[in-house]
RNA sequence: AAAGCCGGACAGACUGCCGCUGCGCGCUUCAUGUUCGCAUGGACAGCGGGGAGGAAAGUCCGGGCUCCGCAGGGCAGGACGCUGGGUAACGCCCAGGGGGCGAAAUCCCCGGAAAGUGCCACAGAAAGCAAACCGCCUUAAAGCGUCCCCUUUAAGGUAAGGGUGAAACGGCGGUGUAAGAGACCACCAGUUGCCGCGGUGACGCGGCAGGCUCGGCAAACCCCGUCCGGAGCAAGACCAAAUAGGGGAGGCGGCUGGCCCGGCCAAGCCUUCCGGGUAGGUCGCUAGAGGUCACAGGCAACUGUGCCCCCAGAGGAAUGGCAGUCGCCACGCCCGCAAGGCGGGGAACAGAACCCGGCUUAUCGUCCGGCUUUGCGA
RNA sequence: GGAGCAGUAGUUAAGUCGGUUAUAACGCCGGCCUGUCACGCCGGAGGCCGAGGGUUCGAGUCCCUUCUGCUCCG
Numbered sequence: 001a002a003a004g005c006c007g008g009a010c011a012g013a014c015u016g017c018c019g020c021u022g023c024g025c026g027c028u029u030c031a032u033g034u035u036c037g038c039a040u041g042g043a044c045a046g047c048g049g050g051g052a053g054g055a056a057a058g059u060c061c062g063g064g065c066u067c068c069g070c071a072g073g074g075c076a077g078g079a080c081g082c083u084g085g086g087u088a089a090c091g092c093c094c095a096g097g098g099g100g101c102g103a104a105a106u107c108c109c110c111g112g113a114a115a116g117u118g119c120c121a122c123a124g125a126a127a128g129c130a131a132a133c134c135g136c137c138u139u140a141a142a143g144c145g146u147c148c149c150c151u152u153u154a155a156g157g158u159a160a161g162g163g164u165g166a167a168a169c170g171g172c173g174g175u176g177u178a179a180g181a182g183a184c185c186a187c188c189a190g191u192u193g194c195c196g197c198g199g200u201g202a203c204g205c206g207g208c209a210g211g212c213u214c215g216g217c218a219a220a221c222c223c224c225g226u227c228c229g230g231a232g233c234a235a236g237a238c239c240a241a242a243u244a245g246g247g248g249a250g251g252c253g254g255c256u257g258g259c260c261c262g263g264c265c266a267a268g269c270c271u272u273c274c275g276g277g278u279a280g281g282u283c284g285c286u287a288g289a290g291g292u293c294a295c296a297g298g299c300a301a302c303u304g305u306g307c308c309c310c311c312a313g314a315g316g317a318a319u320g321g322c323a324g325u326c327g328c329c330a331c332g333c334c335c336g337c338a339a340g341g342c343g344g345g346g347a348a349c350a351g352a353a354c355c356c357g358g359c360u361u362a363u364c365g366u367c368c369g370g371c372u373u374u375g376c377g378a
Numbered sequence: 379g380g381a382g383c384a385g386u387a388g389u390u391a392a393g394u395c396g397g398u399u400a401u402a403a404c405g406c407c408g409g410c411c412u413g414u415c416a417c418g419c420c421g422g423a424g425g426c427c428g429a430g431g432g433u434u435c436g437a438g439u440c441c442c443u444u445c446u447g448c449u450c451c452g
Base pairs, nucleotide, nucleotide: 001374002373003372004371005370006369007368008367009366010365012326013325014324015323016322017321018320020051021050023048024047025046028043029042030041031040032039033038053349057360058359060358061357062356063355064354065232066231067230068229077228078227079226080225081224082096083095084094085093086092097110098109099108100107111223112222116221117220118217119216120215133162134161135158136157137156138155139154140153141152142151143150170188171187173185174184175183189213190212191210192209193208194207195206196205197204198203236283237282238281239280246274247273248272249271250270251269252268253265254264255263256262290309291308293306294305295304296303297302328346329345331343332342333341334340379451380450381449382448383447384446385445388404389403390402391401397435406422407421408420409419410418428444429443430442431441432440
């Protein structure tokens, strides 16, 4: 320098003018209450200070919070799945193990198919306690009058060879045999069991034994292990109008009765009190598993301690518009190139709504750090 | 806030337990028929199954991500 890969940061800056929305201050004004000091609430303008994101998004996971008979056990259902750690928790993150692509950095995958069931189209003889189409071999019969040879047919043996397929029961050499075959033997590969060593562990290395050689699919059913109660801020809590309706008390009514009290009936009118819910309002509502920096522990994710900081809280929903200067990006012209100058352009994805931790997806561009390979120079 | 369904030829649909050229009707194109058109008859073209990735020998179908449309509950 070129090519490739990984991680992180930013998401234009400043000024002026005009606006928007909460909070605080004080002024004016209005309403209500009043112990006449004032308090509470609203409106208009003013001043001060705050005002979107890396994804605020999708709502795919996990939690906090709140209510449900507080949540214990079981069934069903669902999710996850190598090992160890981190965390409030996770399907997330970190470190490690094994396998795969690649020259490497990097990237991708992860329980069990040796528990059972099921599937494996077409092709092919045979596709799952394998199979005999061709070939090879043996025997018998027939064909030439007979024997050898050859051909055909029938019965049988054979998984070495051919051919089919994504996949055909370990590879190679030898012994053996009629021909063959882990049938047997040596070596290699794998697997299972046991032992030893290293490691917390996944696992790795080594030894011995058994010819054990056992196909793939669990993002098919399933088995094993772990986890999950349900609903969601329209959760939920408080204050509480008018109208209608409910309940209590008192008076007026009827029957019983000579009268009163009392009892029974009727549920009507009037007065008064009470409680529930609705409209509406307030809280929940943002100080939090918060952040910056330093130190300490740890390979790391992360954790602990100390100091400092406060950083949107609306409720049809604010966070904007215009102009100028500078900066960034390409383009055209001037110039032989560069530098420089001039000109007209571009600047994404997108927007809080109870709050956090992740994942995924969208994104104009710019900058920084690290790794691998190749070339050149010293 | 919560839950579900669909996307296949120009249009409307089918596609079973994943299986080898993805099916039908209408439409389109060509030919025949007719004096001509329509109807009718014969033949043909047209799809990479919304997009991307994965599992598998093999994916419209199974899994993940994503886009669009529709419906239901509060």

This is a predicted complex of two RNAs, RNase P RNA and transfer RNA, with 452 nucleotides together.
The coordinates come from a structure-prediction model, not an experiment, and the mean pLDDT is 77.
Rfam match: Bacterial RNase P class A. Its family is annotated with dimeric ribonuclease P complex, ribonuclease P activity and tRNA processing in the Gene Ontology. By type it is a ribozyme. Rfam describes the family as follows. Ribonuclease P (RNase P) is a ubiquitous endoribonuclease, found in archaea, bacteria and eukarya as well as chloroplasts and mitochondria.